[in-house]
Molecule: Guanidine-I riboswitch aptamer
Organism: Thiobacillaceae bacterium
RNA sequence: CCUGAAGCAGGCUAGGGUUCCGAUCCCCGCGGCAUGGGGGGUGCCUGGUCCGAGAGUCUGCGGCCCCGCGUCCUGGCGGGGCUCCACGGAGGGAUAAAAGCCCGGGAGGU
Numbered sequence: 001c002c003u004g005a006a007g008c009a010g011g012c013u014a015g016g017g018u019u020c021c022g023a024u025c026c027c028c029g030c031g032g033c034a035u036g037g038g039g040g041g042u043g044c045c046u047g048g049u050c051c052g053a054g055a056g057u058c059u060g061c062g063g064c065c066c067c068g069c070g071u072c073c074u075g076g077c078g079g080g081g082c083u084c085c086a087c088g089g090a091g092g093g094a095u096a097a098a099a100g101c102c103c104g105g106g107a108g109g110u
Stems, first nucleotide, its partner, number of pairs: 007061006015051002020048002022045001023042006062083008085105001087108001091103003
């Protein structure tokens, strides 16, 4: 310097806020009684919905390699192995809002 699949997807979780539900506080209104109802505040409200990891986890697919069967063509079936490593801001972006989401395996560091 070049190439590459350090691939893709789904589930879960760490984590996240507050659109909705719930919780809680305040106000309104009904009034024969009560249930129900409406509006607003609060996420240093445990929660449900929701968002959610390159450097978390599980699963599937894919990729590469090996073996067997079959084929006489290079395409099919089955089995197995591998798919490593990874310290990381500030700032900005999306969404209702925020985040380990996205910018980003970035800047930077070793």